RNA sequence: UUUUUGAGGAUUUGAUCCUGGUCCAGGAUGAACGCUGGCGGCGUGGAUAAGGCAUGCAAGUUGUGCGGUCCCAAGUCGCAAGACGAGGGAUAGCGGCAAACCGGUUAGUAACACGUGGGUAACCAACCGACAAGACGGGCAUAACUAGCCGAAAGGUUAGCUAAUUCCCGAUGGUCCCUGAAGUCGUAAGACCGAAGGGUAAAGACGUAAGUCACUUGUUGCUGGGCCCGCGGCCUAUCAGCUAGUUGGUGAGGUAACGGCCCACCAAGGCUAUGACGGGUAGGGGGGAUGAGAGUCUACUCCCCAACAAGGACACUGAGAUAUGGGUCCUACUCCUACGGGAGGCAGCAGUCGAGAAUAUUCGGCAAUGGGCGAAAGCCUGACCGAGCGACGCCGCGUGGAUGAAGAAGGGCUUCGGUCUGUAAAAUUCUUUUCUAGGGGAGGAAUCCGCAAGGAUGACAGUACCCUAGGAAUAAGGGGGUGCAAAUUCUGUGCCAGCAGCCGCGGUAAUACAGAACCCCCAAGCGUUAUCCGGAUUUAUUGGGCGUAAAGGGUCCGUAGGUGGUUAAGUUAGUCUAAGGUCAAAUACUCCAGGCUCAACCUGGGGGACGCUUUAGAUACGGCUUAACUUGAGGGCGUUAGGGGCUGAUGGAACGGUCGGUGUAGGGGUGAAAUCCGUUGAUAUCGACCGGAACACCGAAAGCGAAAGCAUUCAGCUGGGGCGACCCUGACACUGAGGGACGAAAGCGUGGGGAGCAAAAAGGAUUAGAUACCCUUGUAGUCCACGCUGUAAACUAUGGAUACUGGCUAUCUGAAGUGUCGACCCUUCGGGUGGCGAAGCUAACGCGUUAAGUAUCCCGCCUGGGAAGUACGGUCGCAAGACUAAAACUCAAAGGAAUAGACGGGGACUCACACAAGCGGUGGAUCACGUGGCUUAAUUCGACAACAAACGAGGAACCUUACCAGGGUUUGACAGACUAGUGAAAGUCAUAAGAAAUUAUGACCCACCCACAAGGACACUAGUUCAGGUGCUGCAUGGUUGUCGUCAGCUCGUACUUUGAAGCGUACGCUUAAGUGCGGUAACGAGCGCAACCCUUAUCAUCUGUUUUAAUUUGUCAGAUGGAACUGCCCGAGAUGAUCGGGAGGAAGGCAAGGAUGACGCCAAAUCAGCACGGCCCUUUGAUACCCUGGGCUGCACACAUGAUACAAUGGGGCUGACAAUGGGUCGCGAAGCCGUAAGGCGGAGCUAAUCCCAUCAAACGGUCCCUCAAUUCGGAUUGAGGUCUGCAACUUGACCUCAUGAAGUCGGAAUCGCUAGUAAUCGCCAAUCAGCUAUGUGGCGAUGAAUAUGUUCCUGAGUCUUGUACUCACCGCCCGUCACGCCAAGCGAGCUGAGAAUAGCCGAAGUGCCUCGCAAGAGGACCUAAGCUGGGCUCAGUGAGAGGGGCGAAGUCGUAACAAGGCACGCGUAGGGGAACCUGUGCGUGGAUAAAUUAUUUU
Repeated sequence: UUUUUGAGGAUUUGAUCCUGGUCCAGGAUGAACGCUGGCGGCGUGGAUAAGGCAUGCAAGUUGUGCGGUCCCAAGUCGCAAGACGAGGGAUAGCGGCAAACCGGUUAGUAACACGUGGGUAACCAACCGACAAGACGGGCAUAACUAGCCGAAAGGUUAGCUAAUUCCCGAUGGUCCCUGAAGUCGUAAGACCGAAGGGUAAAGACGUAAGUCACUUGUUGCUGGGCCCGCGGCCUAUCAGCUAGUUGGUGAGGUAACGGCCCACCAAGGCUAUGACGGGUAGGGGGGAUGAGAGUCUACUCCCCAACAAGGACACUGAGAUAUGGGUCCUACUCCUACGGGAGGCAGCAGUCGAGAAUAUUCGGCAAUGGGCGAAAGCCUGACCGAGCGACGCCGCGUGGAUGAAGAAGGGCUUCGGUCUGUAAAAUUCUUUUCUAGGGGAGGAAUCCGCAAGGAUGACAGUACCCUAGGAAUAAGGGGGUGCAAAUUCUGUGCCAGCAGCCGCGGUAAUACAGAACCCCCAAGCGUUAUCCGGAUUUAUUGGGCGUAAAGGGUCCGUAGGUGGUUAAGUUAGUCUAAGGUCAAAUACUCCAGGCUCAACCUGGGGGACGCUUUAGAUACGGCUUAACUUGAGGGCGUUAGGGGCUGAUGGAACGGUCGGUGUAGGGGUGAAAUCCGUUGAUAUCGACCGGAACACCGAAAGCGAAAGCAUUCAGCUGGGGCGACCCUGACACUGAGGGACGAAAGCGUGGGGAGCAAAAAGGAUUAGAUACCCUUGUAGUCCACGCUGUAAACUAUGGAUACUGGCUAUCUGAAGUGUCGACCCUUCGGGUGGCGAAGCUAACGCGUUAAGUAUCCCGCCUGGGAAGUACGGUCGCAAGACUAAAACUCAAAGGAAUAGACGGGGACUCACACAAGCGGUGGAUCACGUGGCUUAAUUCGACAACAAACGAGGAACCUUACCAGGGUUUGACAGACUAGUGAAAGUCAUAAGAAAUUAUGACCCACCCACAAGGACACUAGUUCAGGUGCUGCAUGGUUGUCGUCAGCUCGUACUUUGAAGCGUACGCUUAAGUGCGGUAACGAGCGCAACCCUUAUCAUCUGUUUUAAUUUGUCAGAUGGAACUGCCCGAGAUGAUCGGGAGGAAGGCAAGGAUGACGCCAAAUCAGCACGGCCCUUUGAUACCCUGGGCUGCACACAUGAUACAAUGGGGCUGACAAUGGGUCGCGAAGCCGUAAGGCGGAGCUAAUCCCAUCAAACGGUCCCUCAAUUCGGAUUGAGGUCUGCAACUUGACCUCAUGAAGUCGGAAUCGCUAGUAAUCGCCAAUCAGCUAUGUGGCGAUGAAUAUGUUCCUGAGUCUUGUACUCACCGCCCGUCACGCCAAGCGAGCUGAGAAUAGCCGAAGUGCCUCGCAAGAGGACCUAAGCUGGGCUCAGUGAGAGGGGCGAAGUCGUAACAAGGCACGCGUAGGGGAACCUGUGCGUGGAUAAAUUAUUUU
């Protein structure tokens, strides 16, 4: 450069769309922690306490600068001792150079510190390179050393001697320095050239020498620095004003150099909303992480720069320092000490303590690279090169490969068949990376010595690498498995233990906890935590918003600023093009190569970017300058509407008061009352007068105003707007941070005024209470003047300006035109105010030329909910308070619009024995029966509003029976299978024990198939599988059932509408019992329900049968089949429809009556005890199973439900007389006859039933007699006696009969139930169950047989439509506040403590410069200053008795504020009051329901 390059998901809801936050998936790290750990390479490793440091090392070198000292020593002298000693070595000191580099750290610093680009005409430079010139002559010292002295030491001091490349003087000198005429350049400052005058240098060493290395002066180069400037990069305005050397000038000083850098004097400036000053934080950059990018975050390792060296100050030396391993002083700390005094500075390399979650060896070497010194050899070098430790990171390798199904064993699951682990293992065979052992073994070496030959030098390291041998040998874990998000089962646990990143799991079947098996992901690592970027378009430049979700300032004026009409010319700092410079290296990207076996890593070469700067060019756009224009804007003229404002007058009604008249007992008030007023004369009514406040009708959807707001009428003063046609100015415009003005109501101050109304207050009511709603009073206030306050749902919840983009319609206002005598009407052009609507927009609702459309400009505001518009600080205010405005903490939501339901003390319509109209009951009594409660050994269990309670049970003395007590059995009372044994088994009888079950004995019986045996079948015994359970869970289930409800609803397909949930279909009109039908319609069809088909009854016909009869027919009856009723016919209404009203005919008329039939669903409704069934539980010495006896389910201070019988005369009793239907019957119904008062007994005909029996078939009813209103001839409970029947058995505990007894009860409080016609009511009969019965119950049957319905206001329930909703577990909902208890964070707080930055005064070390003295050394002094002391303030932090609010907590207390008209519509501002939510006054809003009216739209 080109190409490439952008992923989403979970979570608010019953569901939906949107807004919006939270969370997750990715990458990264100098990391830490947990579990685990084979090897190697390359990197990397004190981030906290710039806290303290033991010990060793980290800067020396030079004898070729110098004088000494010491050692070795050839050799010389000497007999020797010894002396001298060329030469060599060592080096304390003097001198030179280095020590300002290298190395470390990030405390400070918000700054020319850094980065980048420039400037220096305002500068410097040791070593090095180049060039030029030179090095002459003298001199004074001093360390070392010697001697003495002081001191514990560190160290110091006196005297004496001495050298130099130490120091000093003189000479010479130029292209050096100073002054500087003339000249040149420059706008200038100034620069260049430069006559003349003055000034300034030097050192030697080695060498035989040549020469080399040094030295002096100057110019220049390289390189390194100093200073200055433009631009760039943090937070905070709850920091808004800062500044006295401050800003500038003149002069002097100082510096290498400019400069208030310093000083004297003069002037009064300088900075700041483009953020000064202050506070907080921070070394900056190359780079690094991430990201599609723009960005955001970051500053480890490496490189550049800066700053620092225990804290602070200061200078000296030097080319260079205000000097990390130099100095002086102050402070803190540590150490030594003989107490007098001294020493020290790891933020060098190692190492140590401390603090911390946390960061390594007191290693080797100068072999390499680099540095210092040296002529060199060389010396020094914790720079560096290497090794060690740490999975801290990146990269690479390995833990084996192949074959191997009996799919082994073990383990897990299982539907018991099997399946998974799993070719995995074992086994067979192969390989040897790695490992072990042995052998070989580098490159990194360039250099130095030497004439040469040649020799010497490797820390790493016997390492990398190579070869040989051996043997699968030495080597796998971590996290996860509900969704997001890859991967599932079992067991345990039972809202416990626990998990959790978010949503959330766990209350007995947990894929979410724990364990196991299996699976998934990554792998010598895997997870967790912390932090950063991303996802987050969730701060939006790219790339968001503000009507209702968070968000338009209450309104206007206007400053700075931003933006700006048309034409032309000029210009070019914006913009664009081209070129040059720069953008260090390393890194990153990319291309091409190379080196380690690859890679990581390393090396070489090429490429380009952003930015800054320079030069040249372009001129459309924008800017600037100039000139013009008229369309934006403004002015003039004319005209016009108006509750615009201010001031002063004025009118009538109403109200209150005072006086007077009439008049009498009430008035007033409410849901109803009372407080209250009134016989001292009210209320009512008439007249007169007084007072204050507000202005009916007009009046409106209207008008005006910037908004707030503005209304009797008139007058005065005054602001703004619209229209018309011309004239004038000539962009003068738009917006508008700060700022200013105005600003409802309430409230405050002062002074007036005060009729009505009315916070507070008082009283009366209501109420559980009522600090309220209602009533009677009533003060501030409401009114006026002046001043303050400055807020409202100050709303169109919609900032201002300009332009553009279909319309229709209404209204206010102006003008013109047509027209008319004139006006209205009509048409057109403007300006306002409304309605409906194209396109478009919107999450939707909706907006729609008065935009929420399409665009531009400017301002304001928002960034999850709560805490909170609060705290603190500041400004304003008399106060109330206003404006500005957080955080900790806490939640995973809070929210908008719309949808379907449900609900409403919302609406409309409709229906139902729902009410009303009626009839009869219940609730009171007694009894029966069920339930609760109590009791009990047990009183078995279930059912509990409607939808439990004469229900399961349609029949508990035993049985039933499930409960209790006691006695027993344990493969079992019952089923299947196997093994072994026995034998017929079984059964019956007797005896004994026992309550029985049962046990024991004996007897009887003695063989089914098979010729016998074996075997089978059967039974018993023993054993093994197993049985059994009315034990638990109806909230694991099937099946069945109740209820809404026999209500008319509930759905689907396709199409259509909507982003979607959903809607439509199924709204609406008429109609129906009905979603029944008709009409109509973006729907068209269909299904389950409705209706019909089915059964019974009423009528007829045919056939058949039975019965009746002596018999036939007929008739009644029964059965089967069929007919008949369908709004079919007529009249009317209606839309010519559906249908409705009436009528005829008919046995029956509009569904003829009744039954069966019960949609989608609701209530986790009922049932594990009818049955079935998942899971759990109990059962080998004894059960929760099974058997038996007895008891209980019937227990009785009490309460409730359902019934029966009554309370009487419409009755009771006696006698007598009629009239049914359904049913049942052989283990049965049982006739006639006889006995008994009766229950019943004897008896046994007939009947397997239209035949016989129950069964005279009945009672109410009719007739007649008695009773005569009484607790009775009502009522029959209770009790006594005697009997009958069933049954093994009537004690607990049966029914019935007879006699006797004769209780309560005289019609039932509040309340409540059933019923609309053959119904209610009354009357009896039959049946199931059943030995008998507790039946007054239940299911049927017939007999007699009413009353009432005007109607839908109300109660209850239901349906359709609509409306509101903060409900959806769906109003038995939701939800607010005080109080009580616990926890948490923050603010206030008498104070207390600490830190920081300043400030005023005092004191003041070292030290430079200054002054005085001195030849000098030095002494003294004054100025400045670090530190210290004192004082008052400021900022920040910690702590604090106490008081107040906030948040969160389990099911606490009090009320009921809000959501529906939430039961007084709610809310906002303000004021008062009250346990609390709140209440009340006043103004405002609709984000109020309902009803009505008006307006508008559509159609006519």
Model confidence (mean pLDDT): 84 of 100. Predicted 3D model of a 1500-nucleotide RNA (small-subunit ribosomal RNA) from a Patescibacteria group bacterium. NCBI's taxonomy places the organism under Bacteria, Bacteria candidate phyla.